[in-house]
Context: one part of a larger RNA
RNA sequence: UGACGGGGGCCCGCACAAGCGGUGGAGCAUGUGGUUUAAUUCGAUGCAACGCGAAGAACCUUACCAGUCCUUGACGUCCUGGGAACUUUGUAGAGAUACAUUGGUGCCUUCGGGAAUCCAGUGACAGGUGCUGCAUGGCUGUCGUCAGCUCGUGUCGUGAGAUGUUGGGUUAAGUCCCGCAACGGGCGCAACCCUUAUCCUUAGUUGCCAGCACGUAAUGGUGGGAACUCUAAGGAGACUGCCGGUGAUAAACCGGAGGAAGGUGGGGAUGACGUCAAGUCAUCAUGGCCCUUAUGGGCUGGGCUACACACGUGCUACAAUGGUCGGUACAGAGGGUCGCAAUCCCGCGAGGGGGAGCUAAUCCCAGAAAGCCGAUCUUAGUCCGGAUCGCAGUCUGCAACUCGACUGCGUGAAGUCGGAAUCGCUAGUAAUCGCGAAUCAGCAGUGUCGCGGUGAAUACGUUCCCGGGCCUUGUACA
Numbered sequence: 001u002g003a004c005g006g007g008g009g010c011c012c013g014c015a016c017a018a019g020c021g022g023u024g025g026a027g028c029a030u031g032u033g034g035u036u037u038a039a040u041u042c043g044a045u046g047c048a049a050c051g052c053g054a055a056g057a058a059c060c061u062u063a064c065c066a067g068u069c070c071u072u073g074a075c076g077u078c079c080u081g082g083g084a085a086c087u088u089u090g091u092a093g094a095g096a097u098a099c100a101u102u103g104g105u106g107c108c109u110u111c112g113g114g115a116a117u118c119c120a121g122u123g124a125c126a127g128g129u130g131c132u133g134c135a136u137g138g139c140u141g142u143c144g145u146c147a148g149c150u151c152g153u154g155u156c157g158u159g160a161g162a163u164g165u166u167g168g169g170u171u172a173a174g175u176c177c178c179g180c181a182a183c184g185g186g187c188g189c190a191a192c193c194c195u196u197a198u199c200c201u202u203a204g205u206u207g208c209c210a211g212c213a214c215g216u217a218a219u220g221g222u223g224g225g226a227a228c229u230c231u232a233a234g235g236a237g238a239c240u241g242c243c244g245g246u247g248a249u250a251a252a253c254c255g256g257a258g259g260a261a262g263g264u265g266g267g268g269a270u271g272a273c274g275u276c277a278a279g280u281c282a283u284c285a286u287g288g289c290c291c292u293u294a295u296g297g298g299c300u301g302g303g304c305u306a307c308a309c310a311c312g313u314g315c316u317a318c319a320a321u322g323g324u325c326g327g328u329a330c331a332g333a334g335g336g337u338c339g340c341a342a343u344c345c346c347g348c349g350a351g352g353g354g355g356a357g358c359u360a361a362u363c364c365c366a367g368a369a370a371g372c373c374g375a376u377c378u379u380a381g382u383c384c385g386g387a388u389c390g391c392a393g394u395c396u397g398c399a400a401c402u403c404g405a406c407u408g409c410g411u412g413a414a415g416u417c418g419g420a421a422u423c424g425c426u427a428g429u430a431a432u433c434g435c436g437a438a439u440c441a442g443c444a445g446u447g448u449c450g451c452g453g454u455g456a457a458u459a460c461g462u463u464c465c466c467g468g469g470c471c472u473u474g475u476a477c478a
Stems, first nucleotide, its partner, number of pairs: 001478002003475003007472007015462002019425005026316008034307002042053002064302007073125001077124002079121005086103001089100004107114002127291002130289003136285002138280003141276001143274001148187006154163003167178003193268004198236007208225002212223003239262001242256005318418001322377007334365003339358002344353003384415001389410007431454007
């Protein structure tokens, strides 16, 4: 100087407390451990691994296993020889592949040959998701969006170092003020950026429709309009600016006015010096080592989907604030030409036929759901719950056996609110309800990322648990 303390002081955080809803019990989904297996590819392992890499494992993917083939190789550069390229058909085979076969002789040319491409040969070489993340780059997690981390000069100290950065206040903040052997600077904080909340200007099509007409069973449907909504560009607006109080007359805090918004308005992006030899050699790149008729490459089939068990994360429930049936209302944000697909017809349905329109503020996906109005069920393992299984089908796709999703009929398991323990959340939040997208032929998504609808309770307080910041103290630790 740090680190540590079941030392002290001050302060903060859904850290506790106060509340609301969960997990832990059930069934299923999913990941992991373990076990099994020819293989169940590999990585991730306290917080910070475990719905993680994976925003799509039937083949492919695929890295694993079995079998079966290749050896200058699936791919790149160079050399030699030959054939334009390309293309048809047949046989064998699980296929890779092997053999045979048909059409075709093009372009440029200094007539030597050349360009593109294919076949054969030779070796230089290719290739490796093989090892080392403790050799590395890059990227990332984490403490933590915590308020810290430092430098120059000066001063003090023999020196390591100290000072500044401590102190008194204050703040979300090393934020600001005052003081001070310090005076200044940098990286962080804040602001500048995006979005959302109000208004104005400009612009009105595909969007809008107040007023004026026309028309319809109805609809901005039509003429028209530029007001309103909205769209998208530019501006305005919030700064403790104003008033009162407290305070050292400071910084600031408390209350108020005006205001759409008030003290960082809400949300996002943004992550200092560093820590964990944290993670990643399997995104990529890369040193070293290793393989080179195999640790490389092709193909078929299988596996990654196994299952006495254990754990994590979720979904659905156990019901009446509910289930079922009928009627009826209101979003936002997205996606669409290898696509989204309306009206119509067929089917109980998944879906099929057909194809208007749309390269989209125009057309389509698209019916929002909870809600509201009625009816029924009456506390029951039930008209709750839907696992499991049987049969019959639909769709995608060479192909749904291992191993897809969905539909109809039947079946109708556990489950009556969950021990010890444990998680999230402070407002348009929790809870609850549906909608969309990426990946994608299809899909195991209940996941992930977004979108809107309905919409709470509680916070006395900081004694305690956890994590963190500053000062101080002890130490046989570095």
About this RNA
Small-subunit ribosomal RNA, 3' major domain from a metagenome, 478 nucleotides, folded computationally. RNAcentral holds the full RNA, with entries from SILVA. Its Rfam family is "Bacterial small subunit ribosomal RNA".